[in-house]
RNA sequence: GCGGAUUUUGGGCAAACCCAUCGAAAGGUGGGGGCGCAAAGCCACCGGUCUACGGGCAUUCUGGCUUGCUGCAGUUGGGGCAUCGUGUUUGCAGCACCGGCCGGGUCCUACGACAGCGGGGUUGCCGAA
Numbered sequence: 001g002c003g004g005a006u007u008u009u010g011g012g013c014a015a016a017c018c019c020a021u022c023g024a025a026a027g028g029u030g031g032g033g034g035c036g037c038a039a040a041g042c043c044a045c046c047g048g049u050c051u052a053c054g055g056g057c058a059u060u061c062u063g064g065c066u067u068g069c070u071g072c073a074g075u076u077g078g079g080g081c082a083u084c085g086u087g088u089u090u091g092c093a094g095c096a097c098c099g100g101c102c103g104g105g106u107c108c109u110a111c112g113a114c115a116g117c118g119g120g121g122u123u124g125c126c127g128a129a
Base pairs, nucleotide, nucleotide: 012037013036017032018031019030020029021028022027035116041122042121043120045119046118047117048114049113050112054109055108056107058106059105061104062103063102064101065100066099067096068095069094070093071092072091073090074089076087077086079084
């Protein structure tokens, strides 16, 4: 130097969970911890998965405010003997593409994440016969 051991040595990493911290979240970072890992080193290029701040204003869900018309029930002014017609204003209902606007929920969305989901790229330690 080659070789790569039915895991040999020296070492390495660190799941869940807990604490702190950053983040809207997914998740990251530091400490404890140790399920596992021969690339569980590094890179979001492809597929996948997670999240949805922002955005879409998508939505037959929901709250508030509000416009016009119509109807009903009042209110108040005026005229009149009376029938009556007419103005003010309040509430309720219906209609107007969910009437319109604003918010919440739901849905969609990566520009955010995951390299310990798979593929790919890239670098690399120890090491017996």